RNAcentral holds the sequence, with entries from ENA. The RNA shown here (transfer RNA) has 71 nucleotides and comes from a Bacteroidota bacterium. Taxonomically the source falls in Bacteroidota (Bacteria, Pseudomonadati). Its Rfam family is "tRNA". The family's RNA type in Rfam is transfer RNA. The coordinates come from a structure-prediction model, not an experiment, and the mean pLDDT is 84.
RNA sequence: GGGUGCAUAGUCUAGCGGUAGGAUAGUCGCUUGUCGAGCGAUUGGCGCGGGUUCGAUCCCCGCUGUGCCCG
Numbered sequence: 001g002g003g004u005g006c007a008u009a010g011u012c013u014a015g016c017g018g019u020a021g022g023a024u025a026g027u028c029g030c031u032u033g034u035c036g037a038g039c040g041a042u043u044g045g046c047g048c049g050g051g052u053u054c055g056a057u058c059c060c061c062g063c064u065g066u067g068c069c070c071g
């Protein structure tokens, strides 16, 4: 330099155009002599910029970061 995959919460991960779900972590409560475990509630997320569309996490283009292959 060329090709290709990936980017969603602090971390891991689902979501094939119609209000983004789970696990774990955090916070609060219940329980316990205490801690832990367990149970319940709650907070927190679509990398950036454009385009298509009534509507984009999803489709298209570019950028950034990262992995793999080729040279």
Stems, first nucleotide, its partner, number of pairs: 001070007010024004018054001026042005047063005